[in-house]
Molecule: c-di-GMP-I-GGC riboswitch aptamer
Organism: Acidobacteriota bacterium
C1' cells in the first nucleotide's frame, strides 16, 4: 500500500421459498448459501431494463351496409431537455480488518 495467502478473527450472501410494498422494472423482513477482498457506503459517466407519449395490428363491443372506437387487454416499431430501477453490469468517488509473497 494502487498488492492479496490453502493464514487469523470476522463480514456480507446469488438462485429459490414465504410474507409485505409498487403499475412496473424491483425493493423490505425471515429462510437459504451460488459466490464475494471491499458482495461497506454513495450513485458521477456508461450500459440494461420498468413506466410513460405517438404510430400499426389483432381481440373486445355495438352496428348489419359494412363502418364506428368511449372504454380495457395484448403484440410489435418508433421516441427523449421525462420520471423510475439496477451497483452482485462496468467505470468513478470515499470509508475499512489482516500482515504471507512482493
Nucleotide at each position: 500500500c494502487a498488492c492479496g495467502a490453502u493464514a487469523a478473527a470476522g463480514g456480507c450472501a446469488a438462485a429459490c421459498c414465504u410474507g409485505c410494498c409498487g403499475c412496473g422494472a424491483g425493493g423490505c423482513a425471515g429462510g437459504g448459501a451460488c459466490g464475494c477482498a471491499a458482495a461497506g457506503c454513495c450513485g458521477u459517466g456508461a450500459g440494461u431494463c420498468u413506466c410513460u407519449g405517438a404510430a400499426g395490428a389483432g381481440a373486445c363491443a355495438g352496428u348489419u351496409u359494412u363502418c364506428u372506437g368511449a372504454c380495457u387487454c395484448u403484440c410489435u416499431u418508433c421516441u427523449g431537455u421525462g420520471a423510475g430501477a439496477u451497483u452482485g453490469u462496468c467505470u468513478g468517488g470515499u470509508u475499512g480488518c489482516c500482515g504471507a509473497a512482493g